The RNA shown here (transfer RNA) has 73 nucleotides and comes from a Phycisphaerae bacterium. Model confidence (mean pLDDT): 84 of 100. The sequence is in RNAcentral, with records from ENA. Rfam family: tRNA. It is annotated as a transfer RNA. Rfam's curators write: Transfer RNA (tRNA) molecules are approximately 80 nucleotides in length.
Parts: sequence; structure tokens; C1' cells
RNA sequence: GGGUAGGUAGCUCAGCUGGUAGAGCGCGGCACUGAAAAUGCCGAGGUCGCCGGUUCAAUCCCGGCCCUACCCA
Repeated sequence: GGGUAGGUAGCUCAGCUGGUAGAGCGCGGCACUGAAAAUGCCGAGGUCGCCGGUUCAAUCCCGGCCCUACCCA
């Protein structure tokens, strides 16, 4: 330098033909307990890597760039 896959919550990841973004763990509160753990309920937390384009509408489609892993050279 070329190619492939990926970048979404603190972490691991979903998100099936474009229509207001979710799960598990973790975190906070409450219930339960003599007190804890476990369990149950509730809640907070997201410019969907960045910049443009298409569209009434983009995490999703198109272009460029950045980062990570692997392959080729």
C1' cells in the first nucleotide's frame, strides 16, 4: 500500500428488507433478612467512531477519513 471483518450504555454484545435504541453483567434505590448473600421490583446511564451526501425520516443506504483484529504484499 491492497483486501476482509468490526467500532452501539462502564464491560460483553443484539438491533432480519430505513420509521423515536435494547439485553445480560455492573451501578443506585426499595422489598426480603437479626445482619448479609442470593432473589424480586424500580431507576439512572447512549452526539450509535468522525465529517459529508441521499431521504419526509439514517445505527441501517452512499462517499471520504480515523481506530482495532486478521490476510496479502